[in-house]
RNA sequence: UGGGGUGUAGCCAAGUGGUAAGGCACCAGGUUCUGGCCCUGGCAUCCUGGGUUCAAAUCCUAGCACCCCAGCCA
Repeated sequence: UGGGGUGUAGCCAAGUGGUAAGGCACCAGGUUCUGGCCCUGGCAUCCUGGGUUCAAAUCCUAGCACCCCAGCCA
């Protein structure tokens, strides 16, 4: 430098145009002599800007970060 992939919560992760599942962690409460286990509840403007659309995590575009492959210089 070129090609490809990925980006959703502190971590993992589903979602493929119709308004964000689940698990762990964390917080509050319950239970308990205390802690753990267990039970209930809470916790997301989806990497950034712009565009398309009645409606965008999802499509388009320009970037950014990381990973893989190839190349170049040394």
Molecule: transfer RNA
Organism: Calditrichaceae bacterium